The part of an RNA shown here (large-subunit ribosomal RNA, domain I) has 594 nucleotides and comes from a Dehalococcoidales bacterium.
[in-house]
Context: one part of a larger RNA
RNA sequence: AGCAUACGGUGGAUGCCUAGGUGCAGGAAGGCGAUGAAGGACGUGGCUAGCUGCGAUAAGCUCCGGGGAGUCGCUAAACAGACCUUGAUCCGGAGAUCUCCGAAUGGGGAAACCCAUCCCGAUGAAGUCGGGAUAUCUUCACCUGAAUCCAUAGGGUGAAGAGGUGAACCUAGGGAAGUGAACCAUCUCAGUACCUAGAGGAAAAGAAAGCAACCGCGAUUCCCUUAGUAGCGGCGAGCGAACGGGGAACAGCCUAAACCGCAUACAUGUUAAAGCUCGUGCGCGUUGUGUAUGCGGUGUCAUGGGGCCUGACGCGACUUUGGCACGACAAAGUCAAAGAGUUACAAAAGGCCAUUCUAGCCGAAUACUCUGGAAAGGGUGACCAUAGAAGGUGAAAGUCCUGUAGGCGAAAGGAUUGCCUCUCUUGGUCAGGUUCCCGAGUACCACGGGACACGGGGAAUCCUGUGGGAAUUUGGGAGGACCAUCUCCUAAGGCUAAAUACUCACCUGCGACCGAUAGUGAACAAGUACCGUGAGGGAAAGGUGAAAAGAACCCCUGUUAGGGGAGUGAAAUAGUACCUGAAACCAUAUGCUU
Numbered sequence: 001a002g003c004a005u006a007c008g009g010u011g012g013a014u015g016c017c018u019a020g021g022u023g024c025a026g027g028a029a030g031g032c033g034a035u036g037a038a039g040g041a042c043g044u045g046g047c048u049a050g051c052u053g054c055g056a057u058a059a060g061c062u063c064c065g066g067g068g069a070g071u072c073g074c075u076a077a078a079c080a081g082a083c084c085u086u087g088a089u090c091c092g093g094a095g096a097u098c099u100c101c102g103a104a105u106g107g108g109g110a111a112a113c114c115c116a117u118c119c120c121g122a123u124g125a126a127g128u129c130g131g132g133a134u135a136u137c138u139u140c141a142c143c144u145g146a147a148u149c150c151a152u153a154g155g156g157u158g159a160a161g162a163g164g165u166g167a168a169c170c171u172a173g174g175g176a177a178g179u180g181a182a183c184c185a186u187c188u189c190a191g192u193a194c195c196u197a198g199a200g201g202a203a204a205a206g207a208a209a210g211c212a213a214c215c216g217c218g219a220u221u222c223c224c225u226u227a228g229u230a231g232c233g234g235c236g237a238g239c240g241a242a243c244g245g246g247g248a249a250c251a252g253c254c255u256a257a258a259c260c261g262c263a264u265a266c267a268u269g270u271u272a273a274a275g276c277u278c279g280u281g282c283g284c285g286u287u288g289u290g291u292a293u294g295c296g297g298u299g300u301c302a303u304g305g306g307g308c309c310u311g312a313c314g315c316g317a318c319u320u321u322g323g324c325a326c327g328a329c330a331a332a333g334u335c336a337a338a339g340a341g342u343u344a345c346a347a348a349a350g351g352c353c354a355u356u357c358u359a360g361c362c363g364a365a366u367a368c369u370c371u372g373g374a375a376a377g378g379g380u381g382a383c384c385a386u387a388g389a390a391g392g393u394g395a396a397a398g399u400c401c402u403g404u405a406g407g408c409g410a411a412a413g414g415a416u417u418g419c420c421u422c423u424c425u426u427g428g429u430c431a432g433g434u435u436c437c438c439g440a441g442u443a444c445c446a447c448g449g450g451a452c453a454c455g456g457g458g459a460a461u462c463c464u465g466u467g468g469g470a471a472u473u474u475g476g477g478a479g480g481a482c483c484a485u486c487u488c489c490u491a492a493g494g495c496u497a498a499a500u501a502c503u504c505a506c507c508u509g510c511g512a513c514c515g516a517u518a519g520u521g522a523a524c525a526a527g528u529a530c531c532g533u534g535a536g537g538g539a540a541a542g543g544u545g546a547a548a549a550g551a552a553c554c555c556c557u558g559u560u561a562g563g564g565g566a567g568u569g570a571a572a573u574a575g576u577a578c579c580u581g582a583a584a585c586c587a588u589a590u591g592c593u594u
Stems, first nucleotide, its partner, number of pairs: 001593006008586002015579001016543002020514002022511006029503002031165002039101003042055003046079001049075003061095006070083003106115003116134007136162009169200001170198005180187001184234001210217002221248005231239002252495003255439001259297010275284002277328006302473001304438003307434007316335007337426005349421004354416005360408003366381005382399002384388001390402003444468008454480001475490005530537002550578001553565004
C1' cells in the first nucleotide's frame, strides 16, 4: 500500500408521513370605483424583527344576534399589566373611524412629497391650526359675449353623468410570422397570435325583401347527423359547406309615412267670400290658407296592409268642452266591467307569506381481562344503527372526542318565487269606392377591393372606396350568370328572455392525481432571498418525542465549543446538526498478501 471482516464517522438516498398542490363535478356569484376602487407607502402592540389585522377612534370603536369559560392573533416562550357568568375572547349581520399615494380630480411633482386660493371656525387682529370647496370632458338649462348690425365662436354659473381597475368568456376596428406545401411566390398557418375600443353576466344574433321545389316549412342560438359528402384548390399542400332529419330552448313586439289635432316661426290674404263640427239664427275675425319643425292621436302588413270617403251592424253609466240657443255628432275626464304587466312590447314603489344564503344547535350505543410505555390490538360477554362516511385520541375504536344519518335555528342584511296594494289598455267589424301612404343618394349598374366552404371563376348572395342612379302594389327583391314561366318574400328604422360560452375569487364534494429533485415557482419569512440601470429573471429550504418530560447536579477544558457521568423517556446510535439512515468517501482494530 492493497484486499477482507468488524465497529464507527461523513452523507442524506430509500421507506413511511402530510401541513401543500393538482384535476374534475355541483352550487352560488359574476363585479369593484369620485360616498375615492384595484394596488400600495407609512404607521399602529407595555416591550415588536417579520407575517396577519387595523388606520391618528389604528391586533381595534358602537349596536344587534349566536355562543358559554376562559381570554389579550402567528413565528414564540417568558416578563409586566389587564379583561371575564353584570357573559369576556371568539363567530355572524349592520354601522362608525378610515393618515398619505394611486383614475387621483385645487396647482406642481423624481408616487406615497411640495405649494396654494376662497368661505367658515379656534381668537378681537396678524401668524398658525382645523373643517369645507376649487381637475377635465360630455349632455341639459341659464347668464354673458368678439372680429361684425343681427348672430356665431368664445367665457361663466348650476345640475346630472363619465374617467380607473378586474382571470377567462363576447362584439367590433386593425392584423403578422415561424410552419406546411419535403424548395417557393398564389395557397397554408389564420382572420390564429398580438394591439386597440367597448359591453354584459353573459355577449352576439333574432321575428324572413328566408329556405324549399311544384310537396311544403315558418325568428334567433346551441348540440347530434347529413359529411370529410357537394364543392373549392400552383385541382398541389390542403380548405370544406348547405338543404333535409333528430334534439335543447321557445315569445313576440315597437316605429317612419299617408290622415287628424295642437304649438312655434315665416309667407300670403282681405271687409265679407273661404273659416269658427253639422242644420237654422246671432256673433267673431292677428280667424283662415301654404311651408318648415316639434309634440299628441292613428298606423305596422304579403291569402298585401294602412289612410280617407260612403253605407250597414255594434258601441255600460256620469260629468265637462267644442263662440251662443235647440237637436245631432265628436273629444277629454271619472267610475264600473274585462284584460294585461315591470326581461322586449309603458313604468315606479311598498307590504305579506314561503324557500334560501350569511353565525349556530340537538344528535344513539362498551364493559371486564391479557400483552404492552401506552389498547383502539388478542380473549370473553353486551349494546346502537334513518348513524359501520371520515378525522383524532400514547399501536388498529360503530358505542372515548369531533363528527356522521336524521332533525332544528336568525334580531340584522341579501337572493328567489307567489300574492296583494299598485300601474297600464279597451272601440271595433263587414262591404263598396278613392288611388293618398308603405323607410333614397337607397336599390341597382360600372370600376377597385373584401366576406361567403367558393383562390374571378359560368359566380349568384352579402359589405362598400369612386362614379352614375330608379320605382310605390299594374310597385319591388329572391330562387347560384342571364331570360321566360312558376313559386317564395316585402330591403334601405328599432327592441327582445331561454336554450349557448367562461371561471379570478367564494362554498361543498370527489380522484386507478402528486407525495418534498414529485405536486404550483412557492407545503417553510415565496414572487421572498438574491441577480439585473431596467423590462425582467428567480431559488434553496418539511419530519425529536405520545408528552419538552428539551437533560437539575458533577467532571474534563481558555471555552457560552465539544464530550464523559447522573437524570428523563418505551427508546437518547430519538439530544433540538434530532424518524428511517443506502452509496460514494474517511478513520480505527484484526487477519492475509507484497
The full RNA is in RNAcentral, with records from ENA. The prediction has a mean pLDDT of 82. Taxonomically the source falls in Dehalococcoidales (Bacteria, Bacillati, Chloroflexota, Dehalococcoidia).